[in-house]
Context: one part of a larger RNA
This record gives sequence, C1' cells and structure tokens, in this order.
RNA sequence: UCAUGGCUAAGGAACUAGGCAAAUUAACCCUGUAACUUCGGGAGAAAGGGUCCCUGCUCUUAAAUGAGUAGGGCGCAGAGAAAUGGCCCAGGCGACUGUUUAUCAAAAACACAUGGCUUUGCUAAAUCGAAAGAUGAUGUAUAAGGCCUGACACCUGCCCGGUGCUGGAAGGUUAAGAGGAGAUGUUAUCUUCGGAGAAGCAUUGAAUUGAAGCCCCAGUAAACGGCGGCCGUAACUAUAACGGUCCUAAGGUAGCGAAAUUCCUUGUCGGGUAAGUUCCGACCUGCACGAAUGGUGUAACGAUCUGGGCACUGUCUCAGCCAUGAGCUCG
Repeated sequence: UCAUGGCUAAGGAACUAGGCAAAUUAACCCUGUAACUUCGGGAGAAAGGGUCCCUGCUCUUAAAUGAGUAGGGCGCAGAGAAAUGGCCCAGGCGACUGUUUAUCAAAAACACAUGGCUUUGCUAAAUCGAAAGAUGAUGUAUAAGGCCUGACACCUGCCCGGUGCUGGAAGGUUAAGAGGAGAUGUUAUCUUCGGAGAAGCAUUGAAUUGAAGCCCCAGUAAACGGCGGCCGUAACUAUAACGGUCCUAAGGUAGCGAAAUUCCUUGUCGGGUAAGUUCCGACCUGCACGAAUGGUGUAACGAUCUGGGCACUGUCUCAGCCAUGAGCUCG
C1' cells in the first nucleotide's frame, strides 16, 4: 500500500450523479393500526409494551405442560450466542405471478388473462414435405390458424381520396392457344422470252376468337394509414362565442397536456428548501398528445424509475486505532 473484518468523541447525508456502501430494524407474545380500495386487501401498516432465575397460590396439562397472580433474586446486558423485516409520503411506467440478452442490460422490453378483426364446414384452413405422408387432431366454429390489443372501470370520435382486402361484372385493355386473309422461297406448265405461275413442300402471317389480372363500380379503418390555412369582428384594453374566404377524403371529438412526448425552457404561478435546471399541483402558447400503432383513471403488485421525510449510521467534516491475509525486507 491492497483486501477482508471490528470499534470510534462531537456532528448526522454536510458525502455523492445517487444514502452507493454500511448502519438501523429483526424472533415470539400482547395492545394497536390511516388514506385508499376491485371490500379480498392495504397490514407484520404505522406506533407502543413484554421476554431471565427462585418461592407461594389459582386454573390447566399425560407432564414443573401452559396461562395467570403475589413476592423475592442477579447481571452492563434476560429473543443475554448465531440466524432472523428499516419504515413512511408522493409521482411515472407496467395491472398482477411469470419470461429474457448462458458470458456487461431483468427493465417501462416479452408473455399474460381480457377484448377485437380475420381465415377455416372437415380429405378444414394453416404448416412441413417434388411425393407418399405427417402436424393441425384421434379435435369439428364454445374448434383450429393468423394479426392487433393487453387485468379492471369509463370509453374508443371523423375520414374509404391513396395502399391493401372483400364483392361485382356491363364496357376498355390483355397471353398462350384457336384461326387463317395475304405475302415470300422453290418449280410442273405457259410465254410476247421481259415474265407469269397450279399443286405440293417450306418460311411467315392480317381480321376474328381468347381467362384471370389491370382499368372500372361498390364495401371495408379494433385493415396500412390520415385527421388544415388566411383575414376580420364585442362600448377601456385584451380575447373572440360570431362572420368571410381558400383547400381537403376528412380537418383531432372525449380525455389528457412543458408529459418516458415541450425545441424556445431552469416557460409562468403555487407547494416543498435558508437556498430546488430535479420533484409535486396547476395553467395551455400541444416546435411535434390523443383514442385497441388504444385514450384517461386505477386498489394490489415491482431486486423497476423519480422526488421528499423519519430512524440510522465512518458516506462525510477528518481521520484514528485494532485484527487477519497479501505485498515489501531478510532468510
């Protein structure tokens, strides 16, 4: 010096990003226990008291077993060692128990019960497999698959123009195929010797016909998604219930809001502190919340995150001492 452990005057978080670490608390019995609440909880809430030994008595026991009561005794200390909850208040997120990055992340991520949409009538859809076959399922729509949401309470607004999906079939477009007008090559033959040219065989090939799809017409947002601008106006001022105008498929409803979302920003006001970029309650000017990509609440729960308080302490003021092991020196 390092590691591990023990103690410490006075103070008690002044430490620090942060009470990290440590300390406090702790068992059993008795009393007592708030807000809130889904009436189950919260709750071991919190906050208090007791605990050893001896003698007598009462009740009790199988038992000097347990409970109580009246006295007495000892120690610094009676759950005499070890093991063995610190607590409270407020907020965010996620309902919960669970699961996860084996070896830097345990969480607000995943899952979840619930809700919804959608596919599938059984040789089911879906999946694996050239196939046979298998899973689904020895199941049958109260079933099985896919997608989203994520207990519960109150709710879940408007837009189908784009993309997707479903349905429709009049018209347009449209492949192979069918079709074969015509054209070209070849040459029997004819010839005015320039050429013309049957059949066949080849090479091409127009019209016509020709499905789904696309165009088209509807529906559908708990499908992917989207949810405006400018100007004016009230008898102080300010503001604008109101009006005008442009654009759109429709212009953001309820609720929430400087938020896990707010740039400006340490917004402004209030609370808490002597002093608060954090925190809590409001306001609304929402750069850029918003309704199952769910919105807003919410008891309980959490090795979660944030702020505050009590207790407690070597975290600190500010260090000191001790023990054990290592380092170091000698051997």